[in-house]
RNA sequence: GGGCUCAUGGUCUAGCGGUUAUGACACUUCGUUGACGUCGAAGAGGUCGCCGGUUCGAAUCCGGCUGGGCCCA
Numbered sequence: 001g002g003g004c005u006c007a008u009g010g011u012c013u014a015g016c017g018g019u020u021a022u023g024a025c026a027c028u029u030c031g032u033u034g035a036c037g038u039c040g041a042a043g044a045g046g047u048c049g050c051c052g053g054u055u056c057g058a059a060u061c062c063g064g065c066u067g068g069g070c071c072c073a
Base pairs, nucleotide, nucleotide: 001072002071003070004069005068006067007066010025011024012023018056027043028042029041030040031039049065050064051063052062053061
């Protein structure tokens, strides 16, 4: 330098053009316990990496950029 691939709450993850972006763990509160843990209930937490384009409508499709991983030279 070229190609492929990934980027979504604190962490991991679902989503494949249309309802309020899914679940687990972690966190907070309440219940349970003598207390802690376990268990149960509830809650908070997301500019979907950035910029632009296509579309009535984009996390999703297209282009560029940034960062990570792999391959070739």
Molecule: transfer RNA
Organism: Candidatus Woesearchaeota archaeon